[in-house]
A computed fold for an 89-nucleotide RNA from Pelotomaculum propionicicum, annotated as c-di-GMP-I riboswitch aptamer. The organism belongs to Pelotomaculum, within Bacteria. Model confidence (mean pLDDT): 87 of 100.
RNA sequence: UUUACGAAAGGGCUAACUCUUCGAAAGGAGGGGGCGCAAAGCUGCGGGCCUACGGCGGGAUCAACCGCUAAGGCAGCCGGGCCGCCGAA
Numbered sequence: 001u002u003u004a005c006g007a008a009a010g011g012g013c014u015a016a017c018u019c020u021u022c023g024a025a026a027g028g029a030g031g032g033g034g035c036g037c038a039a040a041g042c043u044g045c046g047g048g049c050c051u052a053c054g055g056c057g058g059g060a061u062c063a064a065c066c067g068c069u070a071a072g073g074c075a076g077c078c079g080g081g082c083c084g085c086c087g088a089a
Base pairs, nucleotide, nucleotide: 005087006086012037013036017032018031019030020029021028022027035076041082042081043080045079046078047077048074049073050072054069055068056067057066058065
């Protein structure tokens, strides 16, 4: 130095819940909080999952309602890609 690995130290991130806010929703952003995380850093590329405003179909109908649909999301579901702190065994 590289690959594997994960003790310690310093620092980092932050689940549930909660407040404000954006959003039709899923979910996002900020404050509190702290279950956890060595990539819980970045990336929707593959799979998976969530949502369905709108659209399409049904509904005797321009209704209620029901089904389908990602162009919307999830990186703390699993892979892939990119980048990276420390250094005991």